[in-house]
RNA sequence: CAGGCUGACCGGAUGACCGCGGUGGCUGAGUGCCAUCGAGGAAAGUCCGCACUCCACAGAGCAUGGUGCCGGGUAACACCCGGGACGGGGCAACCUGACGGAUCGGGCCACAGAAACAGACCGCACCCCACUUUCGGGCGGGGAUGUAAGGGUGAAAAGGUGGUGUAAGAGACCACCGGCGUGGGCAGCAAUGUCUGCGGCCAGGUAACCCCCACCUGGAGCAAGGUCAAGCAGAGGCAAUCCCUUUGGGAGGUGGCGGCUCGUCACCUGGAUCGCAAGGUCCGCAGCCUUGGGUAGACUGCAUGAGGCGUGUGGUAACUCACGCCCUAGAGAGAUGGUCAUCGGCACAGGGAAACCUGUGUGCACAGAAUGCGGCUUACAGGCUAGCCUGGGGA
Numbered sequence: 001c002a003g004g005c006u007g008a009c010c011g012g013a014u015g016a017c018c019g020c021g022g023u024g025g026c027u028g029a030g031u032g033c034c035a036u037c038g039a040g041g042a043a044a045g046u047c048c049g050c051a052c053u054c055c056a057c058a059g060a061g062c063a064u065g066g067u068g069c070c071g072g073g074u075a076a077c078a079c080c081c082g083g084g085a086c087g088g089g090g091c092a093a094c095c096u097g098a099c100g101g102a103u104c105g106g107g108c109c110a111c112a113g114a115a116a117c118a119g120a121c122c123g124c125a126c127c128c129c130a131c132u133u134u135c136g137g138g139c140g141g142g143g144a145u146g147u148a149a150g151g152g153u154g155a156a157a158a159g160g161u162g163g164u165g166u167a168a169g170a171g172a173c174c175a176c177c178g179g180c181g182u183g184g185g186c187a188g189c190a191a192u193g194u195c196u197g198c199g200g201c202c203a204g205g206u207a208a209c210c211c212c213c214a215c216c217u218g219g220a221g222c223a224a225g226g227u228c229a230a231g232c233a234g235a236g237g238c239a240a241u242c243c244c245u246u247u248g249g250g251a252g253g254u255g256g257c258g259g260c261u262c263g264u265c266a267c268c269u270g271g272a273u274c275g276c277a278a279g280g281u282c283c284g285c286a287g288c289c290u291u292g293g294g295u296a297g298a299c300u301g302c303a304u305g306a307g308g309c310g311u312g313u314g315g316u317a318a319c320u321c322a323c324g325c326c327c328u329a330g331a332g333a334g335a336u337g338g339u340c341a342u343c344g345g346c347a348c349a350g351g352g353a354a355a356c357c358u359g360u361g362u363g364c365a366c367a368g369a370a371u372g373c374g375g376c377u378u379a380c381a382g383g384c385u386a387g388c389c390u391g392g393g394g395a
Stems, first nucleotide, its partner, number of pairs: 001391007009383002012343007020038007040366001044377002047375005052221004065216004069083005084099001086097004100212002105210002107206003121151002123147003126143004131138002159177006178202002180199008225300004232293001234291005241251004252268006269284006307326006314319001344364001345362007
């Protein structure tokens, strides 16, 4: 210098005008004005794990669902860190898959193949029959015989190589190798590694099919939940006139509309009963007062938190602890926007040895809070940075 791998970070800036939401002030309130604050690394998907809230709940078991190598971290997790053994890709840095159990049992294993789990299609042997012979044998047929050495099919066919053995064969037996089971030594907290003894135990795969084992697991969710509380139903209580020429009118009172005066509208009543009468008692409509469940609505939950930043401690790390500093959106049909200018970026063209300059075009990645927090996953123009790998060049 070129190419690559892994991790961390940024992801437009400034100003003007118009507009939106929160808070504070000017006011007791409205309006208005001023000040100040106002999206993200993923606010997204809602896939895991929690906090918080309400409901349910003797205990134990079952079911359902989940997790599944080991150790650590954490409030917790399916997350993170470190480690183990196995596989795939890359020259490498590195990336990536999967990891309880296949001798409890069941199911399944496409196509091909005789057969997909204990298998006889071809072959190899043996036996019987017929034919033939140069008497060694050959050939054809049959077998309810033996055989897993060899061929063939397949992703996969019953450990591998060599020998012994046999009619032919075979872990049938032997040596070595591989696997499995089991016992022991050493290293490690452990997963596991390594060395070694014993047993021919060697009958596949699939558990991301049921199943078995270990551990975990109640439900609903901030529209959770809580507080206040118009109107209206219901309940309780209270007060209820006068005059006149009486199918009516006037005065007065109560209530509504209304900022106030004025004005205008509605109501001031009906029934039962006792009484000769005056008058009394009771019930109901409307009015007023109180009460009332709690709707509309308002407030709260709800922004100081498993919080952020910096320095240091312990730790390989994830992370932890100590000290200091900081306060940073809070809507509720749901604010965080629009226009313009300058700078920056990007694309193209031209000039220049290069640095760079000039011109034109372009608002310029993904996206947008809604109880909060920790993760995971997914989307993302462009930029910046640390370490590492491979190749080339120079001193």
A computed fold for a 395-nucleotide RNA from an Anaerolineales bacterium, annotated as Bacterial RNase P class A. The gene name in the source record is rnpB. It matches the Rfam family "Bacterial RNase P class A". About the family: Ribonuclease P (RNase P) is a ubiquitous endoribonuclease, found in archaea, bacteria and eukarya as well as chloroplasts and mitochondria.